The RNA shown here (c-di-GMP-I-GGC riboswitch aptamer) has 116 nucleotides. The prediction has a mean pLDDT of 76.

RNA sequence: AACGAUAAAGGCAAACCUGAGCGAAAGCCAGGGACGCAAAGCCACGGAUCUGAAAUAGCCACGGAUCUCAAAAAAGUAUUUUUCCGUCGAGCUAUAUGAUAGCCGGGUUACCGAAA
Numbered sequence: 001a002a003c004g005a006u007a008a009a010g011g012c013a014a015a016c017c018u019g020a021g022c023g024a025a026a027g028c029c030a031g032g033g034a035c036g037c038a039a040a041g042c043c044a045c046g047g048a049u050c051u052g053a054a055a056u057a058g059c060c061a062c063g064g065a066u067c068u069c070a071a072a073a074a075a076g077u078a079u080u081u082u083u084c085c086g087u088c089g090a091g092c093u094a095u096a097u098g099a100u101a102g103c104c105g106g107g108u109u110a111c112c113g114a115a116a
Stems, first nucleotide, its partner, number of pairs: 003113002011037002016032004021028002035102001041108003045105003048100003056094004060089001061087005
């Protein structure tokens, strides 16, 4: 340097439960708990997955405006589309600046020492 014992000394802690806990959520923290873990120590750098409050963009909705043009239906003075402004809305979609290191890779640090 690598490797990893039914070794020794120790370590961590999934699900689940609890909390007038934090967060919009994903998730996190603390206590209990133990499925597992030889880096299940640490770092979101690459990929992946999860979330989508705010911001941004699009859609939709509602309200308003002006003039022009066009279309369809109808026999009525209305409807649809188009343009602009506002609400940025209790709606929908996208998006990470969020989360996961116990998803994988990478980086980095480290206890013990049988065998090969």